A computed fold for an 83-nucleotide RNA from an uncultured Rubrobacteraceae bacterium, annotated as c-di-GMP-I riboswitch aptamer. Model confidence (mean pLDDT): 88 of 100.
RNA sequence: CCACGACAAGGGCAAACCCGUCGCGAGGCGGGGGCGCAAAGCUUACGGGCCUCUCCCGAUAGAGAGGCGGCCGGGCCGCCGAA
Numbered sequence: 001c002c003a004c005g006a007c008a009a010g011g012g013c014a015a016a017c018c019c020g021u022c023g024c025g026a027g028g029c030g031g032g033g034g035c036g037c038a039a040a041g042c043u044u045a046c047g048g049g050c051c052u053c054u055c056c057c058g059a060u061a062g063a064g065a066g067g068c069g070g071c072c073g074g075g076c077c078g079c080c081g082a083a
Base pairs, nucleotide, nucleotide: 004081005080012037013036017032018031019030020029021028022027035070041076042075043074046073047072048071049068050067051066052065053064054063055062
């Protein structure tokens, strides 16, 4: 340095739900709260998936605009150091 991830050490993040707030909405932000996470750090101007809105429409399908990184893959950065 790379791989790897322990009944190690110091820590970190924060699900559902509740309150407030923004948004047509998916959902975002702040506070509380912890289900969990070795990347639950960043990236959608890398790929897929799911979700929302609008048009068309009986619906599906199609088209457009959004959302989710704690849906997965990929990429980038990164604490510690047992086997």
Its Rfam family is "c-di-GMP-I riboswitch aptamer". Rfam links the family to the GO term cyclic-di-GMP binding. The model forms 100% of the base pairs in the Rfam consensus.